[in-house]
RNA sequence: GGCUGGGCCCGCUGGGCGGGUGGCUCGUGAACCUGGUCAGGGCUUGACCGCAGCAGCCAUAAGCGUUGUUGUCCGUGCCAGCGGUGUCCUGGCCGCC
Numbered sequence: 001g002g003c004u005g006g007g008c009c010c011g012c013u014g015g016g017c018g019g020g021u022g023g024c025u026c027g028u029g030a031a032c033c034u035g036g037u038c039a040g041g042g043c044u045u046g047a048c049c050g051c052a053g054c055a056g057c058c059a060u061a062a063g064c065g066u067u068g069u070u071g072u073c074c075g076u077g078c079c080a081g082c083g084g085u086g087u088c089c090u091g092g093c094c095g096c097c
Base pairs, nucleotide, nucleotide: 001094002093003092004091005090006089007088008086009084010083011082012081013080014079015078016076017075018074019073020072021071022070023069024068026065027064028063034059035058036057037056042051043050
C1' cells in the first nucleotide's frame, strides 16, 4: 500500500418486549321507558274463549369486567437480516521498503 473480516456509527425491514385502542370470544347486565313466556291479580263473557299485563324465569341492548385471540397505532441501551458511510478501534492474508 492492496484485499478482506469484526466492533462502534447511521438508515431500512422483520421479530421480540412494553403501552394505548378496535373486533371476536366468555361472563355480567334493563323495577318501568327491550323482547319472549306470563303464576297471582285486573278487564271482558251467561259461560268457554279472549285481552292487556306486574312479579318471576329466559334471552339480550347500551354499559361494565375477565381470559384468550386477532387487527391497528406509539415507543425501543433487545435479536436477526439487508444496505450506507467513517480523520474511529481491531484481526487475517498478500506485496513493497
This is a predicted structure of a 97-nucleotide RNA (Bacterial small signal recognition particle RNA) from a Phycisphaerales bacterium. The prediction has a mean pLDDT of 79. It matches the Rfam family "Bacterial small signal recognition particle RNA". For this family Rfam cites "SRPDB: Signal Recognition Particle Database" (Rosenblad et al., Nucleic Acids Res, 2003). Taxonomically the source falls in Phycisphaerales (Bacteria, Pseudomonadati, Planctomycetota, Phycisphaerae). The sequence was found by an Rfam model in a public genome assembly.